[in-house]
Molecule: transfer RNA
Organism: Patescibacteria group bacterium
RNA sequence: GCACCCAUAGUUCAACUGGAUAGAACAAGGGAUUCCUAAUCCCUCGAUAGUGGUUCAAGUCCACUUGGGGGCA
Numbered sequence: 001g002c003a004c005c006c007a008u009a010g011u012u013c014a015a016c017u018g019g020a021u022a023g024a025a026c027a028a029g030g031g032a033u034u035c036c037u038a039a040u041c042c043c044u045c046g047a048u049a050g051u052g053g054u055u056c057a058a059g060u061c062c063a064c065u066u067g068g069g070g071g072c073a
Stems, first nucleotide, its partner, number of pairs: 001072002004069004010026004019056001028044005049065005
């Protein structure tokens, strides 16, 4: 330099053919229980890498940028 793949809560993953209420587990915070702790139960918080485009409608499709990965030279 070229072409490819990936990017969703703090972490690991879902989300069907474009119509999802963006969901789960763990973590974090609060509460219940306990003499205390652990365990258990309940509740809460928290995300679509960025910009633009297509569309009635985008996490999903397109372009560019950013970051990561391996490959070729």